[in-house]
Molecule: transfer RNA
Organism: Bdellovibrionales bacterium
RNA sequence: CGGACUGUGGCGCAGUAGUAGCGCGCUUGCUUGGGGUGCAAGAGGUCGCAGGUUCAAUUCCUGUCAGUCCGA
Numbered sequence: 001c002g003g004a005c006u007g008u009g010g011c012g013c014a015g016u017a018g019u020a021g022c023g024c025g026c027u028u029g030c031u032u033g034g035g036g037u038g039c040a041a042g043a044g045g046u047c048g049c050a051g052g053u054u055c056a057a058u059u060c061c062u063g064u065c066a067g068u069c070c071g072a
Stems, first nucleotide, its partner, number of pairs: 001071007010024004018055001026042005048064005
């Protein structure tokens, strides 16, 4: 310098156009003598960033940033 892939709650991941979900974790309550387990409820992300297309974008297009890999 060129190319490919990845980027979504604290962590690990799903979601391939129609109001963003799952597991673990966290908070509160019940349960316990206490802890753990179990049960119930709840908080937490405008989807790396900026534009574009569309009635509507996490999803499609362009640019850009970061990481990983390949090539030179």